[in-house]
RNA sequence: AUUCUCGCGAUGCCGAAUGGUCCGCGCAGUGACCAGCGGAGGACCCAACGGAGCGGCCCCGCUCCACGGGGCGAACGACCACGCGAGUGGUCCAGGGCAACUCUCCUGGCCCGAGCCCGUCAGCUAACUCCGUAGGCGUGGGAGAGGACGAUU
Numbered sequence: 001a002u003u004c005u006c007g008c009g010a011u012g013c014c015g016a017a018u019g020g021u022c023c024g025c026g027c028a029g030u031g032a033c034c035a036g037c038g039g040a041g042g043a044c045c046c047a048a049c050g051g052a053g054c055g056g057c058c059c060c061g062c063u064c065c066a067c068g069g070g071g072c073g074a075a076c077g078a079c080c081a082c083g084c085g086a087g088u089g090g091u092c093c094a095g096g097g098c099a100a101c102u103c104u105c106c107u108g109g110c111c112c113g114a115g116c117c118c119g120u121c122a123g124c125u126a127a128c129u130c131c132g133u134a135g136g137c138g139u140g141g142g143a144g145a146g147g148a149c150g151a152u153u
Base pairs, nucleotide, nucleotide: 011138012137013136014135018035019034020033021032022031023029036133037132038131039130040129041128046123050065051064052063053062054061055060056059068121069118070117071116072115077092078091079090080089081088082087095112096111097110098109101146102145103144104143105142106141107140
């Protein structure tokens, strides 16, 4: 001087996933609570109500058949190739993201377009009830307006 690894701190991105208090611990949590943020369930009204059979009697119940149905998320779909299948790869697309104090405008590109869960059950939904607060990363240029900090006088 360079490279690798670990720890601490700072600054930004995707995302709801942040801040605080107490107890515990002392090579360090399967912990509790508050606030903030996010999600689900849940009335009247409104909306919706597959087919067949049976029973009660006039709108309910039971059985069978039929593509069961639903939630989080931007991640909805189409086509092609390989594969017995589960799947794998590719192209396109609805849609989504891109920080350097903030906002707006112009321009150029880059990236994602997954996954998981409930378990025959959930439309909307006031009161009310319940749950989550992880994980993964370092993303051009120009102009205008406003602001912050520092130095000097």
A computed fold for a 153-nucleotide RNA from a Myxococcales bacterium, annotated as c-di-AMP riboswitch aptamer (ydaO/yuaA leader). Its mean pLDDT, the model's own confidence on a scale to 100, is 76. Rfam family: c-di-AMP riboswitch aptamer (ydaO/yuaA leader). From the family's description: This family represents a conserved RNA structure found upstream of the ydaO and yuaA genes in Bacillus subtilis and related genes in other bacteria. Lineage of the source: Bacteria > Pseudomonadati > Myxococcota > Myxococcia > Myxococcales.